[in-house]
Context: one part of a larger RNA
RNA sequence: GCCUUGUUAAGGAAUUCGGCAUAAUAUCUCCGUAACUUCGGGAUAAGGAGACCCUAUAUUUAACUAUAUAGGGCGCAGAGAAAUGGUUCAAUCGACUGUUUAACAAAAACACAGGUCCCUGCUAAAGCGCAAGCUGAUGUAUAGGGGCUGACGCCUGCCCAAUGCCAGAAGAUCACAGAAGGGGGUUAGCCGUAAGGCGAAGCUUCUAACUUAAGUCCUGGUGAAUGGCGGCUGUAACUAUAACGGUCCUAAGGUAGCGAAGUUCCUCGGCGCUUAAUAGGCGUCGCGCAUGAAUGGCGUAACGAGUUGGACACUGUCUCGACAGGGCGCUCA
Numbered sequence: 001g002c003c004u005u006g007u008u009a010a011g012g013a014a015u016u017c018g019g020c021a022u023a024a025u026a027u028c029u030c031c032g033u034a035a036c037u038u039c040g041g042g043a044u045a046a047g048g049a050g051a052c053c054c055u056a057u058a059u060u061u062a063a064c065u066a067u068a069u070a071g072g073g074c075g076c077a078g079a080g081a082a083a084u085g086g087u088u089c090a091a092u093c094g095a096c097u098g099u100u101u102a103a104c105a106a107a108a109a110c111a112c113a114g115g116u117c118c119c120u121g122c123u124a125a126a127g128c129g130c131a132a133g134c135u136g137a138u139g140u141a142u143a144g145g146g147g148c149u150g151a152c153g154c155c156u157g158c159c160c161a162a163u164g165c166c167a168g169a170a171g172a173u174c175a176c177a178g179a180a181g182g183g184g185g186u187u188a189g190c191c192g193u194a195a196g197g198c199g200a201a202g203c204u205u206c207u208a209a210c211u212u213a214a215g216u217c218c219u220g221g222u223g224a225a226u227g228g229c230g231g232c233u234g235u236a237a238c239u240a241u242a243a244c245g246g247u248c249c250u251a252a253g254g255u256a257g258c259g260a261a262g263u264u265c266c267u268c269g270g271c272g273c274u275u276a277a278u279a280g281g282c283g284u285c286g287c288g289c290a291u292g293a294a295u296g297g298c299g300u301a302a303c304g305a306g307u308u309g310g311a312c313a314c315u316g317u318c319u320c321g322a323c324a325g326g327g328c329g330c331u332c333a
Base pairs, nucleotide, nucleotide: 001328002327003326004325005324006323007322008321010319011318014317019314027051028050029049030048031047036041038151052073053072054071055070056069057068058067059066074078086312087311088310089309090308091307092306093304094303098110099109114149115148116147117146118145119144120143126135127134128133152299153298154297155296157229158228159227162226163225164222165221166220167219168218171217172216173215177211178210181207182206183205184204185203186202189198190197191196230248231247232246233245234244257291258288269285270284271283272282273281274280
């Protein structure tokens, strides 16, 4: 010097990103217990008092068992060791118990009950398999599969132009296939002195009117389907602002809520509270760079090894160190 353990005057978070770590709390009995609340909780809330041994009495017990009362005793210390909640206020997220990155992440992520949409009438849909076949299910729409959301409470606005899906069938388009007709090749035959020309049937080849499904175009519907949810400008008898008007564009121009947010660039926004001092926190405001309604919006008791801020208690975290036990190192020892 390092590791580990114990103690520490006065102060008590001044330490630090942050009370990390330490300390404190802790058991049983009695008293007492707030806001809020889904009336169950919150709650061991918080906050207090007592606790060992002996004797007597009363009640009690199977029992000197247990309780109460009145006395007495000892120790530094009586829940005499070990084990054994720190508490509280406010906010955020997720309702909750649960699950997860075996070995850097336990969470606000996943799941969840509940909600809702779509598919499925049974040889079901869906899934596995080349198939046989199997699961679904020895189930039958109060069932099964898939998507999204995520207890509960109050709610869930506008847009169907685009994309998707569903329905429709008059018209347009359109494949394979079929195919009337037409063109070419070939040649029995005919014509011609010859060169050559014409050329049926058959075979072959090219073309093709017309017939022809789904789909697409088309016509509707559909948002708890994928998604989207505006500019410019004028105006009120102080000023400012604009209930009101004009205009352009759009499928429609963001409703209720919430809001510098886990979302706010400007920004350490403005105001208030908290502090001696606050870029933090909480409340409030709102032209929100770039919130917003099941990619759910806003609340919410209870819960959380979650996150943020404050307070009490407590402490060697610190002022600022010191001493001691054990181990290691150092030293020839």

A computed fold for a 333-nucleotide part of an RNA from a bioreactor sludge metagenome, annotated as large-subunit ribosomal RNA, domain IV.
Its mean pLDDT, the model's own confidence on a scale to 100, is 87.